The RNA shown here (Bacterial RNase P class A) has 390 nucleotides and comes from a Thermoleophilia bacterium. Of the family's consensus pairs, 94% are formed in the model. It was read from a public genome assembly, where an Rfam model found it. NCBI's taxonomy places the organism under Bacteria, Bacillati, Actinomycetota, Thermoleophilia. Its mean pLDDT, the model's own confidence on a scale to 100, is 77. It matches the Rfam family "Bacterial RNase P class A". The family's RNA type in Rfam is ribozyme.
RNA sequence: GGGGCAAGCCAGGUGGCCGCGACGGGGCCGCGUCGCGAUGCUCCUUGGAGCUCGCGAGGCACCUCGUCGAGGAAAGUCCGGACACCACAGAGCAGGGCGCUGGCUAACGGCCAGCCGGGGAAACCCGAGGGAAAGCGCAACAGAGAGCAGACCGCCAGCGGCCCCUUUCGAGGGGUGCGGGUAAGGGUGAAACGGUGAGGUAAGAGCUCACCAGCGGUCCUGGUGACAGGCCGGCUCGGCAAGCCCCGCCCGGUGCAAGACCAAAUAGGGGAGCGUUUGAGGGUUGCUCGCCCGAGGCUCCCGGGUUUCGGUCGCAUGAGGCGCGCGGCAACGUGCGUCCCAGAUGGAUGGUCACCCACGACAGGAUCCGGCUUACGGCUUGCUACUGAG
Numbered sequence: 001g002g003g004g005c006a007a008g009c010c011a012g013g014u015g016g017c018c019g020c021g022a023c024g025g026g027g028c029c030g031c032g033u034c035g036c037g038a039u040g041c042u043c044c045u046u047g048g049a050g051c052u053c054g055c056g057a058g059g060c061a062c063c064u065c066g067u068c069g070a071g072g073a074a075a076g077u078c079c080g081g082a083c084a085c086c087a088c089a090g091a092g093c094a095g096g097g098c099g100c101u102g103g104c105u106a107a108c109g110g111c112c113a114g115c116c117g118g119g120g121a122a123a124c125c126c127g128a129g130g131g132a133a134a135g136c137g138c139a140a141c142a143g144a145g146a147g148c149a150g151a152c153c154g155c156c157a158g159c160g161g162c163c164c165c166u167u168u169c170g171a172g173g174g175g176u177g178c179g180g181g182u183a184a185g186g187g188u189g190a191a192a193c194g195g196u197g198a199g200g201u202a203a204g205a206g207c208u209c210a211c212c213a214g215c216g217g218u219c220c221u222g223g224u225g226a227c228a229g230g231c232c233g234g235c236u237c238g239g240c241a242a243g244c245c246c247c248g249c250c251c252g253g254u255g256c257a258a259g260a261c262c263a264a265a266u267a268g269g270g271g272a273g274c275g276u277u278u279g280a281g282g283g284u285u286g287c288u289c290g291c292c293c294g295a296g297g298c299u300c301c302c303g304g305g306u307u308u309c310g311g312u313c314g315c316a317u318g319a320g321g322c323g324c325g326c327g328g329c330a331a332c333g334u335g336c337g338u339c340c341c342a343g344a345u346g347g348a349u350g351g352u353c354a355c356c357c358a359c360g361a362c363a364g365g366a367u368c369c370g371g372c373u374u375a376c377g378g379c380u381u382g383c384u385a386c387u388g389a390g
Base pairs, nucleotide, nucleotide: 001386003384004383005382006381007380008379009378010377012356013355014354015353016352017351018350020069021068022067023066024065025064026063027062030060031059033057034056035055036054037053038052040051041050042049043048044047071362075373076372078371079370080369081368082367083255084254085253086252090289091288092287093286095251096250097249098248099247100114101113102112103111104110115129116127117126118125119124130246131245135244136243137240138239152186153185154182155181156180159179160178161176162175163174164173165172166171194212195211196210197209198208199207213236215233216232217231219230220229221228222227259313260312261311262310269302270301271300272299273298274297281293282292283291284290320339321338322337323336324335325334326333327332
């Protein structure tokens, strides 16, 4: 000096003027509401309604002051929850999720540390991480043969057979792949029933041996553990389970358009079926059991009202942010201190002027949090290797 890798921070700034939303304080007396009172007026008839006046309360509008006002991903809607409602909240089946070990967390399919495997020169990154001798299934074509298979080209004259030569008649030599032996070499293929080397053999083969890989072990050492190292052993029975499956653990459903309250309006009208404790119907994700509700009850059909999309709450104090200390390799926990940091709903952040310079990418909340994934500009720090100079 540029490359790679990991982490942290920022997300145009400053000032003036005008304009937005929420909350809080004050004012104001324009609109309408509620409560109390009246020796007031009108109507109806024994008590009520409406109007007027006085007092009080608070609401809307208006004015003014103060505080706050989009993101690291607000995106995706992929997971997990909080919360709300339903459900005597239970059991089984179905369905779904996860899958090495030890931790963290409210929880998770997340995060941290580690083991093993893979990628990379490394720093680092990824993981589909239980089971293939429980069963089923898949691997085209090629190839002899693709799971407990197999001889196409080959190799072999030790054995049996055949042929030839010699013979001291004991037998010896040569040939022949007919029978037989073989899977080391070659070929096919993504993959061929361990690999390399040596010995051995007729030629070969874990047949034997050395080393390596794999598999096995009531074995030894280290580790909480996954595992690692050592020793011993027969020698060696593939791949895919992100194919079905088996095993282990976990999972109620619906979702802020959840749900609660108020206001307003109407016709509880008509018909059919079942049933009344021998239980119709409904609820409990789907199914079954169980359980619960249930009797002038339930279900279905027709018709009517509200829905010119009424109002208030839910609505932001949180598994919250920041700082420091302690514990922990870390994720994180804990103690103390400090702060309040959007709550819209025809859906709030805008316009304009001036200046500055890193010239600003991806991009705008809608119940809220913890994650994951995707998009993306700049700055800083550390690590890794290369190159150049001293």